[in-house]
Context: one part of a larger RNA
RNA sequence: GUUUACGGGGGAUACUUAGGCACCAGAGAUGAGGAAGGGCGUAAUAAAUGAUGAAAUGCUUUGGAGAGUUGAAAAUAAGUGUAGAUUCAGAGAUUCCUUAAUAGGUCAACCUUUCAAACUGCUGCUGAAUCCAUGAGCAAGAAAGAGACAACUUGGCGAACUGAAACAUCUUAGUAGCCAGAGGAAAAGAAAGCAAAAGCGAUUCCCGUAUUAGAGGUGAGCGAAAUGAGAGCAGCUUAAACCUUGAAAACGGGGUUGUGGGACACCAAUACAAGCGUCAUGUUGCUAGGCGAAGCGGUGGAAUGCUACACCCUAGAUGGAGAGAGUCCAGUAGCCGAAAGUAUCACUAGCUUACGCUCUAACCCAAGUAGCAUGGAACACAUGGGAUCCCAUGUGAAUCAGCAAGGGCCACCUUGCAAGGCUAAAUACUCCUGGGUGAACGAUAGUGAAGUAAUAUCGAGAGGGAAGGGUGAAAAGAAACCCCAUCGGGGAAUGAAAUGGAACACCAAACCAUAAGCUC
Numbered sequence: 001g002u003u004u005a006c007g008g009g010g011g012a013u014a015c016u017u018a019g020g021c022a023c024c025a026g027a028g029a030u031g032a033g034g035a036a037g038g039g040c041g042u043a044a045u046a047a048a049u050g051a052u053g054a055a056a057u058g059c060u061u062u063g064g065a066g067a068g069u070u071g072a073a074a075a076u077a078a079g080u081g082u083a084g085a086u087u088c089a090g091a092g093a094u095u096c097c098u099u100a101a102u103a104g105g106u107c108a109a110c111c112u113u114u115c116a117a118a119c120u121g122c123u124g125c126u127g128a129a130u131c132c133a134u135g136a137g138c139a140a141g142a143a144a145g146a147g148a149c150a151a152c153u154u155g156g157c158g159a160a161c162u163g164a165a166a167c168a169u170c171u172u173a174g175u176a177g178c179c180a181g182a183g184g185a186a187a188a189g190a191a192a193g194c195a196a197a198a199g200c201g202a203u204u205c206c207c208g209u210a211u212u213a214g215a216g217g218u219g220a221g222c223g224a225a226a227u228g229a230g231a232g233c234a235g236c237u238u239a240a241a242c243c244u245u246g247a248a249a250a251c252g253g254g255g256u257u258g259u260g261g262g263a264c265a266c267c268a269a270u271a272c273a274a275g276c277g278u279c280a281u282g283u284u285g286c287u288a289g290g291c292g293a294a295g296c297g298g299u300g301g302a303a304u305g306c307u308a309c310a311c312c313c314u315a316g317a318u319g320g321a322g323a324g325a326g327u328c329c330a331g332u333a334g335c336c337g338a339a340a341g342u343a344u345c346a347c348u349a350g351c352u353u354a355c356g357c358u359c360u361a362a363c364c365c366a367a368g369u370a371g372c373a374u375g376g377a378a379c380a381c382a383u384g385g386g387a388u389c390c391c392a393u394g395u396g397a398a399u400c401a402g403c404a405a406g407g408g409c410c411a412c413c414u415u416g417c418a419a420g421g422c423u424a425a426a427u428a429c430u431c432c433u434g435g436g437u438g439a440a441c442g443a444u445a446g447u448g449a450a451g452u453a454a455u456a457u458c459g460a461g462a463g464g465g466a467a468g469g470g471u472g473a474a475a476a477g478a479a480a481c482c483c484c485a486u487c488g489g490g491g492a493a494u495g496a497a498a499u500g501g502a503a504c505a506c507c508a509a510a511c512c513a514u515a516a517g518c519u520c
Base pairs, nucleotide, nucleotide: 001518002517003516004515005514007512008511015470016469019441021438022437023436024434025433026432027430028429030147037098038097039096040053041052042051044076045075049071050057059092060091061090062089063088064087068080069079070078103112104111105110113116119145120144122141123139124138125137152183153181154180155179156178157177163170167217193200194199204231205230207228214222235422236421237420238366242253243252258400260365261364262363265358267356273353274352275351276350281346282345284343285342286341287340289336290335291334295309297307298306299305310327311326312316318330319329320328371395372394373393374392375391376390378388381407402417403416404415405414406413457464458463477504481490482489483488
């Protein structure tokens, strides 16, 4: 050096799962009645963790359940429970300090005092210069707001790296980020719309139109709409004219439209039709639960395997138990159940809502608005021949014999009726809850996290951020003895097994010994 054998070391492989991942359904609850998040306490006995708050490892009550129980978590001590505990569900009480933090302060969890809702908003009162008003003020008024929240959503502000093979218009992108607001969805929404000589009839979402039309240092790249086909469908209400009242205003009636409508005037006529819907009652769910079929003997440490003979099925889903279990356990199919709280539906008091014809005539039909000029911005559309839409500054119409749009503009034609408002469904998301499923993972995987995990730990800070699963069916976790300071070891004992001994299941390779052989 090499071969074999037997060990050490190491923790791969296969097996396993206590945890994650994706999807589905529900729900989207919070807070001055002090939240979310924290600090500090609370047990007979250390720390961290869960629970809880000086009423502290818990209190009261209403139901369920039925023998143990004082969290995970042993041991000892002391208790408690069929006079129903522990436990599960509903409701309630308590809830230190900090925190929106709100009596004042503060280096959060503390300090101080004449113990107080601080600030904003609201209500009532008072009534300065200065008539009205405004400011300031009073209340021995009330208690609406404030903060938190994963993503989704609307609005405001708004990058750069990057691409263009450089770079400036452009792109990345109205993205990331920051701020504000709201809801379980939000936003949008009932045509001053599309279209084209034919028609449609609010909005939203999906497919498609469409690597299209187009716009573009005509570069990189950007990129529609109508028609079509689906999901889902729902429509309403003010202002004005006029009337009433009155000094005037407000309130009330009336009215709400584009084959223009309404008002005014005249005539006619009045729905047991529709919708919403409180208390109580009933119904159906949810938040605890309950019933629930059928197997024994041999082998074995242990039976569910094998063997021998049986049985149930509206139940042969699944999991557990000392090895593959329909018949052992929990369950499964099927059926039953609520004192209390909560939701749905039915019924109901009550509330709301309507219609016609004709005529006249020019009363009304949303004004610093539409439009225009300049400067910006949104539209797929980079100012372009640039319509449309929005904003700032200036200017500034018309009222149905009217106005706007149909991608410069004009005419004709067609379509619609701006300058007020509300509106379910189809759509988006998952901090959270429930049950299940997976050609999804199985401890270098799957969440960063299967263990004290955003922990240990690093950093002045913003921030970065781990490792670490498996004895056995059951601790039966090795009494007593020997070597011995301890660690460790020897027989003995337990066990199916101890080369399963806690550095514990299986135990590969690198690497390190020992023994024997071969070669030099």